[in-house]
Molecule: transfer RNA
Organism: Nitrosomonadales bacterium
RNA sequence: AGUACAAUAGCUCAAUGGCAGAGCAAACGACUGAUAAUCGUUCGACCAGGGUCCGAUUCCCGUUGUACUACCA
Numbered sequence: 001a002g003u004a005c006a007a008u009a010g011c012u013c014a015a016u017g018g019c020a021g022a023g024c025a026a027a028c029g030a031c032u033g034a035u036a037a038u039c040g041u042u043c044g045a046c047c048a049g050g051g052u053c054c055g056a057u058u059c060c061c062g063u064u065g066u067a068c069u070a071c072c073a
Base pairs, nucleotide, nucleotide: 001069002068003067004066005065006064007063010024011023012022013021018054026042027041028040029039030038047062049061050060051059
């Protein structure tokens, strides 16, 4: 440099061109003699930027990371 894949909540992962979800974690409550477990509620995110579009997390450019290939040393 080229190709492919990936980037979403504190962590692990979904989904979708038209209101962004889950599990775990955290906080609070219920339950218990108490703890754990369990149950309920709450909290919390779309890679900076740009473009296309009525509308972008999604498509395009770009950025970053990983793998492979090529080149130089």